[in-house]
RNA sequence: GCGGUGCCACCGCCCAAUCGCCGUACGGCGAGCCGGGGAACCAGGUUUCUGGGGUGAAGCCGCGCGAGCGGCCGGGGCAACUUCCGUCCCGAAUCCGUCAGCUAACCCGGUCGGCGGUCGAGGGAAGGGAA
Numbered sequence: 001g002c003g004g005u006g007c008c009a010c011c012g013c014c015c016a017a018u019c020g021c022c023g024u025a026c027g028g029c030g031a032g033c034c035g036g037g038g039a040a041c042c043a044g045g046u047u048u049c050u051g052g053g054g055u056g057a058a059g060c061c062g063c064g065c066g067a068g069c070g071g072c073c074g075g076g077g078c079a080a081c082u083u084c085c086g087u088c089c090c091g092a093a094u095c096c097g098u099c100a101g102c103u104a105a106c107c108c109g110g111u112c113g114g115c116g117g118u119c120g121a122g123g124g125a126a127g128g129g130a131a
Stems, first nucleotide, its partner, number of pairs: 010117005018031005032111006042101001051099001052096004059072005073091006081127004
């Protein structure tokens, strides 16, 4: 000097997944955010093994023996916020258990986990806020 790994602090990113309080501890309570069930009306007029449904951006189509490729579409990042241009990525997984459209009242849950680091160097336009 370069690279890798571990720990702590701080900052940042995906996600609803953050904050506060009580308790010696196990464990709980609350706020915020998020998800599900559940009338009338409306929708549907069918469906019931080709089972069906939920969370999520994570779907549809075409080619391919396959791995995979392509198109459309969906999602995230690029260090104050929003939008546009540009650019870099993702399009998984899982739950319910034969059952659920919407849905006021009402009822039941979740609040985990994963990753990176002072931007590789930059650019244009518009709007808003604060000082």